[in-house]
RNA sequence: UGCAGAGUAGAUAUGCGAGCGUAAAGUGCUUUUCGGACGGGGAGUUGCCGAAAAGACGAAGGUUUUCCGCGGUUCGCUUAUCGCAUCCCGCUGCC
Numbered sequence: 001u002g003c004a005g006a007g008u009a010g011a012u013a014u015g016c017g018a019g020c021g022u023a024a025a026g027u028g029c030u031u032u033u034c035g036g037a038c039g040g041g042g043a044g045u046u047g048c049c050g051a052a053a054a055g056a057c058g059a060a061g062g063u064u065u066u067c068c069g070c071g072g073u074u075c076g077c078u079u080a081u082c083g084c085a086u087c088c089c090g091c092u093g094c095c
Stems, first nucleotide, its partner, number of pairs: 002094004010082004015077005020071003029055008040089004061068002
């Protein structure tokens, strides 16, 4: 110098458990504002995540007193898959 590779946050899904709602919150969608994170280091978006406000849409209850359901429901754990947007440097192996 060249080639190959490793590793994060996180995302999605499965399973289990504990909740919330079913008197409709939540989830999902749109807009605005603010904030945050993004391999070991640096930079970092038109991408990602979160919060607030506004807007549109919108549901499965039953049983009968403690359970069975339902919700693109919340959190935790397990497993699986994907995975630094991108750029530079570094790390490991080989030449």